[in-house]
RNA sequence: GGAGGUAUAGCUUAUUAGUAGAGUGUGUGCCUAGAAGGCACAAGGUACUGGGUUCAAUUCCUGGUGCCUCCA
Numbered sequence: 001g002g003a004g005g006u007a008u009a010g011c012u013u014a015u016u017a018g019u020a021g022a023g024u025g026u027g028u029g030c031c032u033a034g035a036a037g038g039c040a041c042a043a044g045g046u047a048c049u050g051g052g053u054u055c056a057a058u059u060c061c062u063g064g065u066g067c068c069u070c071c072a
Stems, first nucleotide, its partner, number of pairs: 001071007010024004018055001026042006048064005
């Protein structure tokens, strides 16, 4: 210098266009003498950023940025 992949909750991730879920972690309650553990509930995401397509975009197209890989 060129090419490809990737970005969603604190962390790991699902979601092939119609109001974004799970596991884990966190908080509260119950069980316990207490802890551990179990169960229930709750909080937590402008979906990296700008633009485009569409009635509607996490999803499709595209500029930028970060990270990973490959080629030279």